[in-house]
């Protein structure tokens, strides 16, 4: 600088992701309506439904200057009268009716029909017509005769209608003049095909009206213009093909009528045509358009007001009149409705403006004016106008205005929140001070909207007209807009919303109730989300919902989507129409693209300006209107026309190629029968049997016939074909691709809606044929059942021939053709190229693995799913449904086109992370195996279920509940039950007062309790302080309830190795790497590799006990050596050796060695060593996972109770007892028992204790009595074991249960309910079924000892100590739990998952149905009003003509048979939806029989089974292949 002014997104599918794809919102708008509200004013809208019925009034008159008149007004006159008043008079204004002119076709209403030249838009009329108007030209002469009107009179209830007599005109007729009109023809010019146009000529026909104020105003012809209408054309102009064929005046032509005009507009004749897939016809819908809204736009809706056109006027049809009509406030005729009747007949059309009923959610006054603007008529004056202009209703919209400003902090009071002696918030908000008056009230004042027309007057022509000027006269709205004075914060604020989307937050109530809700989704006691309250945003005289339309939706995609797996490529070719189309040149100029003209009605919308104080509105102007139509010019490209041309296509010769197809013919193995022979008890099958087959001789074995169907090996990610497919050898036939040559032809291509051929398996008719195999059946197992899966049979079919069917996961889930883009490599058929030298190269194929791009990813990657073209198909949430109705095929089975109603909010797709699997691979673990002792049988003990009961208090409930909580229920504990008591309490703290308290007596009472009553205070001088006892206040207390509100502590995966993080890096992303991998390890132990590099939490290792040892110390422990003593003893006296004790050290670390191995590290035995590979054991438990357990240890949030859910006491319970089941004790004996006798411990405990010792007692025990606050004293005996003795396999000398009777202790106290003692008694039980446990070395097992709780003990438990002292372990296949890495997966509440089909209940929509009942639109057939034409012999009229009667048509109607569409129905079919219903267990993992998919048969259901086909199938071999070294 030129050109634009214009584009925004969220929520929802999942653990979580990205993508496909839906639904929902935010935005604007409305002729809106409901709800709650409400001050004013401007401008603007206001029946969207029933084109449904209207009562009443108005909405079309007008002219006396056309006429005859003259009913009623009003004047004059005349007449009677004293007047009032009464008769008469067209005499004058004027005038009802009446002829007559002209309007009444405009204006106004509506949106019924109408898919059509009806509308829009462009042209055309050489094929037309136009009153008034306007502009030229020319004429207006004579005549006649009715008839309304008025008057008589007749019918009629009315409308009304009829008869006679009479009248008049700008009404009606007849002559007469006229041609420029019509007709025919001649020239001349012209064009657009028929033809125009201008001149001549000839024939025919036909004109007229007055009035009058004398100015005029009219008449007739006629041509011209205006305006208005008519008619043709081109182009656009809704939905359905589940409407495909439609037309007889239909097409057209030749002649007539007909019309303003062309035309089959209509008739006769001729010919058979015309329309349709570039959608006829039919069916539904629907007035069209200018605009409105809405979008960046392109579209998309839509047709309210406002402007155009159009079609209608109670439904239906007709014509008259007239320049105009088939006529909204006109006629006739039907036909339905309504009102009047005197029952004979008659009247009427609000889709004008008010109004009324009805319908509905819904939509105004029975309003005022012709003041203005506009119409009709008139010469005017005027009349008339429900057009129009105003006013009233109504927040229905848009705009504008106000409801006050300022200052005021004790941050008042009051609500409301909270962590609550105080804090936030409502909030400068109120008070209070000052200001201001917009609006409302009230008073004064007060524009323009008006100028004409007309009337008087004055100018120029010229006497009346006409233009300017000026004077009068008019206002419905309305005393309105607007202005001024007053006085006062005075008169004025709602409604929605606060989970996210979205701007805005707590408290209460509420308890999946009540209710929200536009999506997602809130609500089962701590709801920001239902309901109120406090506060909050948002918009504001409005705000919210509810309808609708557009956006957002790129979610029908022209701008601008897709199709391999998300929905979507036809199975598959050949081919008509169609699109499209290779190179050069000429030539047109249709598309195309530039200029120009014209149209594109106003209004709108943009812009600039201008007027109402602003604005909404309104106005000039501009500009747009993106289109159409002509013309003129351009020629790249595309077309059309003519030429050439070889690259794309075809064609020849040659070559060679394969399971390509169709006949025919031939073969061998195998398999079933069959014969005949050998032989003899089985055989066949199966996870295991069984059915079935065999002594009537099977199975095997041998040979020999027979029949049918398939071809082993070669055999290959090979090869052929369109595709479905196609394999033994051969022969004939027919067809292809490929390669050479570059001879030929010269775009002849390429794509294909309709068609038309082919199409596995399965089926189906008709006929052969039937070995095998095998749906269906049948029988045998399996099972809860087994309509499957295994097995034995076994029919259609499996084969052939000829006809159907036409479908498959017909798959590369990937349409066909062409172009053009990086590499490696294998292969098959050619060519070239080489024959001694190896290998490049190029054509067509079939594979694999990458670049780059592309994809949501996965992948694809020259054989595209990159890039780019042309054609075809097909797609639009998920289900309903590939269903149902229709039509087409089909012998049937079926197939093929192919919906809707309802109903969800998702369905989906590729990856991720887990988790799971009756998937894989590696590991470990008393996990199995190996062993060695239990449990489960029995008795007893104890916990728990269950039952019971006034209570049997509560908890724990799979492993991880059950000798668990409890490490001690006789009262207390005790929480329960029963009974009796207390209510500031049974305890604690403060504060008045009192002085005692304690403690003894007595009465009651079961005690708690109560009531008498004796006795009484310490310190200190004192104030006071201590103690205690109280009224009364504040404060209490709950073992009530919620482990799913929590803290804390614990269990369990699991002492398993594992779980994370920072940073880079790799992925759109969730994720991932690191943490995989290749060794190792008890270990994510550690080593090596590697896009990771380190790190943290756990592993170990740092602690405590154990096993050696060393200092060091030596009492209470020791006693080796001196010594004393003693019946004996470390008993002294002493020692510091040793034992022990208990502080500090050392000591092992795969450190030496030998073998592997890169290194970690293993194996080995050797050394040493107490100990050897973490030495043996303990404490120690990562992120986490069970809403795991405890509200009854604590503690704590909310909730409940308060003369009780709280305390107090007394008894009772918690110890019941038909029975289940854990956990243990003791034994069933001889490895014992029972008596005798002899050794050897350890860790512990002890003063309301443990006791030694003595004596009594058979003993428990007693009673005496010593020692010891403990290495000193004591418990304290160890025990199995070992000598010996005795029993001799027995319900025993085995085993101890029950009982029973006598004691002991402990305690207020031993019924219920405690333990020991002795005597007696002497049950079960003789090694324990399915099936379980526990343990790997000082361990199992076996023996006995000690603590703790405790008065005492139900302890056979827990807890801990030391003595004796073992067996096994080949191995990981399996069971059962884990770690790890990989794989499916439709699971993520994560296999205790998900799911499917039927039955049965509810509800909702829909198909089918015998029938019933509406509507439409034709069709034939009868019949036919009104009328138009058309005849007309009969009446009539001077005439014109008219009337009667005939004919054609036709609106109604009638009656026939289909048809299309509704409604509705006994009865039926599915099909959808619904916390907890029944059968099962089909699918998802190898879903436990891999699935699906087409077909066929069967089953209560998912479903089975055959045939065939695919992987959208896991696992494992093995082969080929490709990558890499």
């Nucleotide at each position: 600088a030129c050109a634009a002014u214009g584009g925004a997104g969220a929520g929802u599918u999942u653990g979580a992701u990205c993508c496909u794809g839906g639904c929902u919102c935010a935005g604007g708008a409305u002729g809106a309506a409901c709800g709650c509200u409400a001050g004013c004013g401007g401008c603007a809208g206001g029946c969207u439904u029933a084109a449904u019925a209207c009562a009443u009034g108005c909405a079309a008159g007008u002219c006396g200057a056309g006429g005859g008149g003259c009913a009623g007004c009003a004047c004059g006159g005349u007449u009677a009268g004293c007047a009032a008043u009464a008769a008469c008079u067209g005499g004058u204004g004027g005038c009802g009716a009446c002829c007559g002119g002209c309007g009444c076709a405009c204006g106004g209403g509506u949106g019924c029909g109408u898919a059509a030249c009806a509308c829009g838009u462009a042209u055309a009329c050489a094929a037309u017509c136009u009153a008034c108007c306007u502009u030229a030209a020319a004429c207006a002469g004579g005549g006649g005769g009715a008839u309304a009107g008025c008057c008589u009179u007749u019918c009629g209830a009315a409308a009304g209608a009829g008869a006679g007599a009479u009248u008049a005109a700008u009404a009606c007729c007849c002559c007469g003049u006229a041609a420029u009109a019509a007709a025919u023809u001649g020239a001349a010019c012209g064009g657009c095909a028929u033809c125009g146009u201008u001149u001549g000529a000839u024939u025919u026909u036909g004109a007229a009206a007055g009035c009058u104020c004398c100015g005029g105003c009219g008449g007739u012809u006629u041509g011209a213009g205006a305006u208005g209408a008519g008619u043709a054309u081109g182009c656009g102009u809704c939905u359905g093909a589940u409407u495909a064929g439609c037309u007889a005046g239909u097409u057209g032509g030749u002649g007539a009528g007909g019309u303003a005009a062309c035309g089959g507009c209509u008739c006769a004749c001729c010919a058979a045509g015309g329309c349709g897939a570039c959608g006829a016809u039919c069916a539904g819908u629907a007035g069209g358009g200018g605009a409105u809204c809405u979008g960046a736009g392109a579209g998309g809706a839509c047709u309210a007001a406002c402007c155009c056109c159009c079609a209608c006027a109670c439904u239906g049809g007709u014509a008259c009149u007239g320049a105009g009509a088939c006529a909204c406030g006109g006629a006739c005729c039907a036909g339905a409705c309504u009102c009047c009747u005197a029952c004979g007949g008659g009247a009427g059309g609000c889709a004008g403006c008010a109004g009324u009923a009805a319908g509905g959610a819904a939509u105004a006054u029975u309003g005022g004016u012709c003041a203005a603007u506009g119409g009709a008529g008139g010469c005017a004056a005027c009349u008339c106008u429900g057009a129009a202009c105003c006013a009233g209703c109504c927040a229905u919209g848009c705009c504008g205005c106000g409801u006050g400003c300022a200052g005021g902090a004790a941050g008042a009071a009051g609500g409301c929140c909270c962590u609550a002696u105080g804090g936030g918030u409502c909030g400068u908000a109120a008070a209070c001070u000052g200001c201001u008056u917009u609006u409302a009230u009230a008073c004064c004042a007060g524009a323009g909207a008006a100028a004409a027309c007309c009337u008087a007057g004055g100018u120029a022509c010229g006497u009346g007209u006409a233009g300017g000027g000026g004077a009068g006269c008019u206002g419905a709205u309305a005393g309105u807009a607007u202005g001024g004075u007053a006085a006062g914060a005075a008169u004025a604020a709602g409604c929605a919303u606060c989970g996210g989307c979205u701007a805005a937050c707590u408290u209460c109530g509420u308890g999946c109730c009540a209710g929200c809700a536009g999506c997602c989704g809130c609500g089962g006691u701590a709801a920001g989300a239902c309901g109120a309250a406090g506060g909050a945003u948002g918009c504001a005289a409005g705000c919210g919902u509810u309808a609708u339309c557009c956006g957002g939706a790129u979610u029908c995609a022209u701008u601008g989507g897709g199709u391999u797996u998300a929905a979507a490529g036809g199975g598959u070719g050949c081919g008509u129409a169609g699109g499209c189309g290779g190179a050069c040149c000429u030539g047109u100029a249709a598309g195309u693209c530039a200029g120009u003209g014209g149209u594109g009605a106003a209004a709108u919308c943009u812009c600039u300006u201008u007027g109402c104080u602003u604005a909404a509105c309104a106005a000039a102007g501009a500009a747009a209107c993106u289109g159409c139509c002509a013309u003129u010019g351009a020629u790249a490209c595309u077309g059309c026309a003519a030429g050439u041309c070889u690259a794309g296509a075809g064609u020849a010769u040659a070559g060679a190629u394969g399971a390509c197809g169709u006949u025919g013919g031939c073969g061998g193995a195998a398999u079933a029968u069959g014969a005949c022979a050998u032989g003899u008890a089985g055989u066949g099958g199966u996870g295991a049997a069984a059915u079935a087959c065999u002594u009537a001789g099977a199975u095997a074995u041998g040979u020999c016939a027979u029949a049918g169907a398939a071809c082993a090996c070669c055999g290959a990610u090979u090869g052929c074909g369109a595709a479905g497919g196609c394999a033994g050898c051969u022969a004939a036939c027919g067809a292809a691709a490929c390669u050479a040559u570059a001879a030929c032809u010269g775009a002849c291509g390429c794509u294909g809606a309709g068609g038309c051929a082919c199409g596995a398996a399965a089926g189906u008719g008709c006929g052969g044929g039937g070995a095998u195999c095998a749906a269906a059946c049948a029988g045998g197992a399996u099972u809860a059942g087994a309509u499957a899966c295994c097995c034995u049979g076994g029919u259609a079919g499996u084969c052939c021939g000829c006809a159907c069917c036409g479908u498959a996961a017909a798959c590369g889930a990937u349409g066909a053709u062409u172009a053009c883009u990086c590499g490696u490599u294998g292969u098959u058929g050619g060519c070239a190229a080489u024959a001694u030298g190896a290998c490049c190269g190029u054509c067509a194929g079939c594979g694999a693995c990458c670049a780059a791009g592309c994809g949501a990813a996965a992948g694809c990657g020259a054989u595209a799913a990159g890039u780019a073209a042309u054609c075809c198909a097909c797609c639009u949430g998920g289900g309903g449904a590939g269903u149902a109705c229709g039509c087409c095929g089909g012998c049937a089975a079926c197939g093929g086109u192919g919906a809707a109603a309802c109903u969800c909010a998702a369905a989906g797709g590729a990856a991720u992370u887990g988790a799971c699997g009756g998937g894989g691979g590696c590991c470990c673990g008393c996990a199995c195996a190996a062993g060695c002792g239990g449990a489960g049988g029995a008795g007893c003990a104890u916990g728990u279920g269950g039952u019971u009961u006034a209570a049997u208090u509560c908890g724990a409930u799979g492993a991880u509940a059950c000798g668990c909580g409890a490490g001690g229920a006789a009262c207390c504990u005790u929480a329960c039950c029963u009974g009796g008591g207390c209510u500031u309490g049974a305890a604690a703290g403060u504060u008045a007062g009192c002085g005692a308290c304690c403690g003894g007596u007595c009465c009651u009472g079961a005690a708690a309790g109560g009531g008498a009553u004796c006795u009484u205070c310490c310190a200190g001088c004192a104030a006071u302080g201590g103690c205690g006892c109280g009224a009364a206040a504040c404060u209490a207390g709950g073992u009530g309830c919620u482990g799913c509100a929590u803290g804390g502590c614990u269990g369990u995966c699991g002492u398993c190795a594992g779980c994370u993080c920072g940073u880079g890096c790799c992925g759109u992303g969730a994720g991932g790497u690191g943490u995989u991998g290749g060794g190792u390890u008890a270990a994510g132990u550690c080593c090596c590799g590697c896009a990771a590099c380190g790190a943290g939490c756990g592993c170990a290792a740092c602690c405590c006990c154990u096993a050696u040892u060393g200092u060091u110390a030596g009492u209470u422990a020791c006693c080796a050596g001196c010594g004393a003593g003693u019946a004996a003893u470390g008993u002294c006296g002493g020692g510091a050796a040793c034992u022990c004790u208990a502080a500090c050290g050392a000591a092992a670390c795969u450190g030496c060695c030998c073998g592997u191995g890169c290194a970690a590290a293993c194996g080995g035995u050797g050394a040493g060593g107490a100990a050897g590979g973490u030495g043996g054991g303990g404490a120690c438990g990562a992120c986490g996972u069970c809403a795991a357990g405890u509200c009854a240890u604590c503690a704590c949030g909310g909730c409940c109770c308060u003369u009780a859910c709280g305390u107090c006491c007394a008894g009772g319970g918690c110890u019941a007892c038909a029975c289940a089941c854990g956990u243990g004790c003791u034994a069933c004996a001889a490895u014992g028992g029972u008596c005798g006798g002899u050794a050897c411990a350890a860790c512990g405990g002890g003063c309301a204790g443990c006791u030694a010792c003595a004596c009594a007692g058979c003993g428990a025990u007693g009673u005496g009595a010593u020692g010891c606050u403990a290495a000193u004293c004591u418990c304290u005996a160890a025990a199995a074991a070992c000598c010996g003795a005795u029993c001799u396999c027995a319900g025993u000398u085995c085993g101890g249960a029950u009982u029973g009777a006598a004691g002991u202790c402990u305690g207020c106290a031993a019924c219920u309910c405690g333990a020991c003692u002795u005597c007696a008694u002497g049950a079960a039980g003789c090694u324990g079924g399915a099936u379980u446990c526990g343990c790997u070395a000082g361990u199992a097992a076996u023996c006995g000892c000690g603590c703790a709780u405790c008065a005492g003990c139900a302890a056979u438990g827990g807890c801990g100590c030391g003595g004796u002292g073992a067996a096994u372990a080949c191995g990981u296949u399996c069971c059962c739990g884990g770690g790890c890495c990989u794989u499916g997966u439709a699971c993520a509440c994560a296999c205790c998952g998900c799911c499917c089909g039927u039955c049965a209940a509810a509800c909702a929509a829909u198909g089918g149905a015998a029938g019933u009942u509406g509507a439409g639109g034709g069709u034939a057939u009868c019949u036919a009003a009104a009328g138009u034409c058309a005849g007309u012999a009969g009446c009539u009229g001077c005439a014109a003509g008219g009337c009667g009667c005939u004919g054609c048509c036709u609106a109604g109607g009638g009656u026939a048979a289909a048809c299309u569409u509704g409604a509705u129905a006994a009865c039926u079919g599915g099909u959808g939806u619904u916390a907890a219903g029944u059968c099962g267990u089909a699918a998802c993992a190898a879903g436990g029989u891999a699935g699906c998919c087409g077909u066929a048969c069967c089953g209560g259901a998912a479903g089975g089974u055959g045939c065939g086909g695919c992987u959208g199938g896991a696992a494992u071999a093995c082969c080929u292949c490709c990558u890499u070294u």
A computed fold for a 1525-nucleotide RNA from a Bacteroidota bacterium, annotated as small-subunit ribosomal RNA. The RNAcentral record of the sequence draws on ENA and SILVA. Rfam family: Bacterial small subunit ribosomal RNA. Lineage of the source: Bacteria > Pseudomonadati > Bacteroidota.